[in-house]
C1' cells in the first nucleotide's frame, strides 16, 4: 500500500453608514457558501445531508385504573414525504463549474422591530471523506 472493524474529527458570514424609542432583523453599500458527482475548479447542473412532517416499532415520562389497559408529553432506530437559487459574453476539444458582466438564494424557535450572519434546540445531529488514531488479515 490494499481490504475489514472500531474510535476520533470536519461549516462560513453582521463591517461601514441612515431611519427609529427600539434594528447585528427594516434600508444602502459591503460578508459568507457542507458533502459527492461531472469531458475543467458549482451556493443556483444531478444527487445526499442538516430542519420540517407522515407512518411502523423501540422507549422514558405523568395522569387514571382493581387488573387489563388507556390518555396525553417527551426521545429515537428505519421507511416515506417536503425542502431555495442563473442568465449573458468569452476561452477551450471539453466549462449552467474557468475568467468578465449583470442577477439570484438561503429551515425552525426566540427577540423592544421582520434575522444566510445574533441568541437557541446543538457539548446535538449528519452526508461524505486518497482526514486521524487503534486493532485485524495477507
Nucleotide at each position: 500500500a490494499a481490504c475489514g472493524u472500531g474510535c476520533u474529527c470536519c461549516g462560513g458570514g453582521g463591517u461601514c453608514g441612515g431611519u427609529g424609542a427600539a434594528a447585528a432583523u427594516c434600508c444602502g453599500a459591503g460578508c459568507c457558501g457542507g458533502c459527492g458527482g461531472u469531458g475543467a475548479c458549482a451556493g443556483u447542473c444531478c444527487g445526499c445531508g442538516a430542519c420540517c412532517c407522515a407512518g411502523c416499532g423501540g422507549u422514558g415520562g405523568a395522569u387514571c385504573g382493581g387488573c387489563a389497559g388507556a390518555u396525553c408529553c417527551g426521545c429515537u432506530u428505519c421507511u416515506g414525504g417536503u425542502u431555495g437559487a442563473u442568465g449573458g459574453g468569452g476561452u477551450g476539444g471539453a466549462a449552467c463549474u474557468c475568467c468578465c458582466c449583470a442577477a439570484c438564494c438561503g429551515a425552525c424557535g426566540g427577540u423592544g422591530a421582520a434575522a444566510g450572519u445574533c441568541c437557541g434546540g446543538a457539548u446535538g445531529g449528519g452526508a461524505g471523506g486518497c482526514a486521524g488514531c487503534a486493532c485485524g488479515u495477507a
The prediction has a mean pLDDT of 82. Predicted 3D model of a 138-nucleotide RNA (FMN riboswitch aptamer (RFN element)) from Propioniferax innocua.